[in-house]
RNA sequence: GAACCCGUAGCUCAAUCGGAUAGAGCAUCAGUUUGCGGAACUGAAGGUUGCCGGUUCGAUUCCGGCCGGGUUCG
Numbered sequence: 001g002a003a004c005c006c007g008u009a010g011c012u013c014a015a016u017c018g019g020a021u022a023g024a025g026c027a028u029c030a031g032u033u034u035g036c037g038g039a040a041c042u043g044a045a046g047g048u049u050g051c052c053g054g055u056u057c058g059a060u061u062c063c064g065g066c067c068g069g070g071u072u073c074g
Stems, first nucleotide, its partner, number of pairs: 001073007010026004019057001028044005050066005
C1' cells in the first nucleotide's frame, strides 16, 4: 500500500434480507431478606448505535468518505 471482517450501555454481546418504544447478561445504585455481609428476589439508572454526509415516509441495518481495531496478501 491492497482486500476482507469488526466498531451498539462501564464490560461481553443481541437486534430475523430497512418499520415505528434499541434489548439481554454481568457490573453499579436502591429496596426486600439477614444479627452483619454474601447469595437470592424486586426495581431503577445508564446509549448523540465510532465520526461526517447521502438515499428513504422511516437507517443499528443500505451507499460514500474518514477514524480506530483485527486477519490475510504484497
Predicted 3D model of a 74-nucleotide RNA (transfer RNA) from a Candidatus Dojkabacteria bacterium. It was read from a public genome assembly. Its Rfam family is "tRNA". It is annotated as a transfer RNA. Its family is annotated with triplet codon-amino acid adaptor activity in the Gene Ontology. The source organism's lineage runs through Bacteria, Bacteria candidate phyla and Candidatus Dojkabacteria.